[in-house]
RNA sequence: AUUUUAUAAAGAAGUAGCGAGAGACAGGCUCUAUGACCUACUGGCAACCGUCAAAAUGAAAAGGUGCCAAUUCCUGACUCCGAAAGGAGGAAUAUAAAAA
Numbered sequence: 001a002u003u004u005u006a007u008a009a010a011g012a013a014g015u016a017g018c019g020a021g022a023g024a025c026a027g028g029c030u031c032u033a034u035g036a037c038c039u040a041c042u043g044g045c046a047a048c049c050g051u052c053a054a055a056a057u058g059a060a061a062a063g064g065u066g067c068c069a070a071u072u073c074c075u076g077a078c079u080c081c082g083a084a085a086g087g088a089g090g091a092a093u094a095u096a097a098a099a100a
Stems, first nucleotide, its partner, number of pairs: 002099007013042005021031003025076004043068003048064002051059003072092001078089004
């Protein structure tokens, strides 16, 4: 890299460093020299694995991950419903746990 399953309308930021792009991709829209993005430290959110309780299920948050602008920021092949607007899936993406 690939495959499977689950989840994605909730939640959670300060300081320092750097210095120009960033939000996966395309379009839109937004963030950004009042310093974004990224990195480090500290803090926090959540609860997938793990832990505990006999278990359904629940508890806590030491450990392995993840996350802390905007619904995955919105839309996106295709399918269904609808006169339309739009809606429901789905695809894509991300994360986790597995498989090989």
Overview: The RNA shown here (SAM riboswitch aptamer (S box leader)) has 100 nucleotides and comes from Arenibacter certesii DSM 19833. NCBI's taxonomy places the organism under Bacteria, Flavobacteriia, Flavobacteriales, Arenibacter, Arenibacter certesii. The model forms 97% of the base pairs in the Rfam consensus.